[in-house]
This is a predicted structure of a 510-nucleotide part of an RNA (small-subunit ribosomal RNA, 5' domain) from an uncultured marine bacterium.
The full RNA is in RNAcentral, with records from ENA and SILVA.

Context: one part of a larger RNA
Formats: sequence, C1' cells, structure tokens
RNA sequence: GGACGAACGCUGGCGGUGCGCCUUAUGCAUGCAAGUUGAGCGAAGCUUUUUGGUAGUUUACUACUAGAAAUGACUGAGCGGCGAACGGGUGAGUAACGCGUGAGCAAUCUACCUUAGUUACUGGGAUAGCCCGAGGAAACUCGGAUUAAUACCGGAUAUUCUUAUUUUUUCACAUGAAGUUUUAAGGAAAGGUCAGCCAAACUAAGAUGAGCUCGCGUUCUAUCAGCUAGUUGGUGGGGUAAAAGCCUACCAAGGCUACGACGGAUAGCUGGUCUGAGAGGACGAUCAGCCACACUGGGACUGAGACACGGCCCAGACUCCUACGGGAGGCUGCAGCAGGGAAUAUUGUGCAAUGAGCGAAAGCUUGACACAGCGACACCGCGUGUGGGAUGACGGUUCUAGGAUUGUAAACCACUUUCAGGAGGGAAGAAAAUGACGGUACCUCCACAAGAAGACCCGGCCAACUAUGUGCCAGCAGCCGCGGUAAUACAUAGGGGUCAAGCGUUGUCC
Repeated sequence: GGACGAACGCUGGCGGUGCGCCUUAUGCAUGCAAGUUGAGCGAAGCUUUUUGGUAGUUUACUACUAGAAAUGACUGAGCGGCGAACGGGUGAGUAACGCGUGAGCAAUCUACCUUAGUUACUGGGAUAGCCCGAGGAAACUCGGAUUAAUACCGGAUAUUCUUAUUUUUUCACAUGAAGUUUUAAGGAAAGGUCAGCCAAACUAAGAUGAGCUCGCGUUCUAUCAGCUAGUUGGUGGGGUAAAAGCCUACCAAGGCUACGACGGAUAGCUGGUCUGAGAGGACGAUCAGCCACACUGGGACUGAGACACGGCCCAGACUCCUACGGGAGGCUGCAGCAGGGAAUAUUGUGCAAUGAGCGAAAGCUUGACACAGCGACACCGCGUGUGGGAUGACGGUUCUAGGAUUGUAAACCACUUUCAGGAGGGAAGAAAAUGACGGUACCUCCACAAGAAGACCCGGCCAACUAUGUGCCAGCAGCCGCGGUAAUACAUAGGGGUCAAGCGUUGUCC
C1' cells in the first nucleotide's frame, strides 16, 4: 500500500448492486417449510331436482319428515398410486479413493422419460373405512359383523428373459465377451374414461442418475520408530445390483515402514478469493461442483433409489403432559426466542415469474424462489449549490500596535433546481388469462438556496504553525521520543493539511 462476512469511537443526505451468528453442531415457545390424485376404489355427508306423507293454509305456497332415482370443478376421513432419497440447512466428524484430476468395470444397478418389439387369458380369498361392542386420563388399542379396487394371491401363456445343458462362429486376452444352435426347468400384467385418450406387463437399446476399482496430487509433528491376527494370501461356503476378508470355517505366514508406516495435533475438499511484476504466500463467507451430518449412539424396514433433517425400532441424556398405569418431542428448514459474544436482520408479501411434486387437464402445494423490511457492512454513482462581489465590513486570532490573517469567505446582486419534497401521468417484466413487487421505475409540472459535513492530523518518518495554560505534574506515544517556566510533541483557541458520507482506531492476511 492492498484486502475484510469485520468490530469499536465520532459523524451521517439520497440511490443502485451485493452481503449479513465467523462465537455454543448450545437449548428452543409459536406459526409455516410436502403434498397431490374422484380419469384407481367403496362408503358417508352436503347441494339441487323429482315422488309420497304430515302440519300451516284458499288451490297455489311454506315448513318438517321418509324412500327411491339422479346431480356436482362440492366436503372431509379411509384404502390404492406417485412424490416424500429432490429442493432447503450446517461443517460436527473426516488426513480418507473424502476431494481434485485422469483412466477402468469383459465385476454393476437405474423409477419417471425416449425409441423399437411382444402382450394383457382365467380364477380366488381378504382388509381399511362404515356399523355394533369393549378397554384407556390420554396417546391410542382390542373384539364382532360387513364391503371395494390399478390393493393382495393362485393358474395359463412367453418373441425375448433367467439358470443349467448341447453345437458352433467372430473377437479379446488374467477370468472371458458378442452371436448361432439343442434340450430341460422357472418367471408377467390392470384397468379407467368425457371414447379423444390415459394407464399396466415383459424384452432390447438410449438418456439420466448412481455404485465399485485404480494411477497421480492433497497440512504439521521423529520430544511418535516400529505397526498389524481378519492382519496378508489361498481353498470351500455364504453374501451383494456388482469385484473383494465384505463375512465365515480351514490352511499358509504373510502385509506395511526412514520415499516416514503406526501414533499425536489440526482441518470438510475443489472451482476459486485476497495479495504479489511474477514465482509464491494466505484463505476456502456469498455463488457453483463433490462429500459428510440431522438431539447422542446403534439398527434395519419400505422402495428404482435411504440405512432416510420435518419416517420406523432400541438404548441414552434433556424437555413436556399424566388420573402415576403410561404417553409426547427433536429449528444444523424460514421467521422468531433465550443463552454465548466485540458482533450479524422481519414471528413481512406472493406463488405474478423461474423451477419442483402430483394430476389427462382445470388446478393444488411449494419459508425453493421472486420480492419487500432492517443494517454506511462493502463496492459504485450523485448531492450538500453556480457566477459576480473589497469599503478587503463586523467578530475572532495575532502583532514590532503600523499592520497581518481568517478572506471573495460573509453580507449583497444575479442565476440554477440534480437529489430529497408536493401534484399529475405511468410501464416492461406476461405467449390468451394471471403482477406479490407497486401507483414501484420512469416522464411532466410546481415551490424554495431552500432539507443535506464531518472525521483525523499538523516534532521527524509525513502534507500541514502560532498564541495561551500547565511545569517530569496533568498528559501524549506506531518507532525515535515529548513534558522539570519561553513545549510547533500535553490541553485549549485561531490558522493550516489530508480524506470525505464518511473519517479514525483495533484485529487478521499478503
């Protein structure tokens, strides 16, 4: 000198764009953050229409009630489907194939989507809900009767598929791969509808996503020198989508290490950011990619995908409810609260846009997101007037008492109106409709210099000097050092210098 997710002191006009718990991965009141589907299903309720009965009443009409049949963008539960593994948060752990980069899988899986081919034949028994009953303070649970499906379970069929077996071609080479062929065994499905379509099953391929393996790179420490029994390899068995001590029984005795094993400390990694002429050094907020975690520890279930933040089970700590028998909970989602701290925001608006889930669609949901609020926290832009004006006014300061300086500064004259303010108009963002932002941006008009300047410094480094007070006191200070009676170094005043809506200080990095 530059930089900052900064803080503190003094000061503070406006706008744009960003950013905003770095500390206790501490504990959390309250609300919201994941639903959707009636074109899968049965039932219930409600609405409207029609019919019967009763009452009021003059037929009409009104009210109540009962049954049947319809009606509907209707309502809220239940069964079923898809989603909930995404999106959002945090960086505790991790020195690791975790990340980065480059290869490999002839050792793999992949819902939804796309392409191509083939196919949906025939049966069955339940169950939630509803109804009845019982237990419990509650959470909820139990029994009986009854009912549906694109829920569940048989049988059939199989171009291809899986496993075993037979024949053979091409290719690769550590195993093998791709085809051809014989035989045997095994394996599917679901309907709905507004008749347009929407779904279902199998196979092959694609796309997307994921899994696994390897080369290289990836902090400090030797005041850590030896480490290791599933350890290293083999065989049999098991296991997985898949290779493998991944697991197990047996056998062998291996494997790593001064090119730093093992141990300890610290740490999410990267694209990047800051600095620097570069080489380097430091860092890893925001944004983007990957990983890990979800009160702490462990476990599996469901599923294409999880060992699952707003799912389940067990144990633990903590909090809450209780009729003491037993139950409920997890903000490292968005706001917000307490605590901690030098320190970090609103319990806001909207699904209008972009995206996501579901749905045939209309649409619904979405604290993702879009916006608004707060904060000079940062960067950028603008303003706080412009021109004239000497009698060099008054006042202040100083003085050799003449003057000098503040100073064209003010007054005064003329002018302008950015920004802020008032009034009127008023977008784009939105493809037919739909705008939270927002009467916002922007445009026009109006009035008045009107509403808008401070901070630090002035001994040298280092731009800027005098007076008074103080008297090694009070104090200053980044270093050198000032102050003990003439202090340009303390304090005050006048003057000056530098930056400027900021200026200084502190901290950290280069």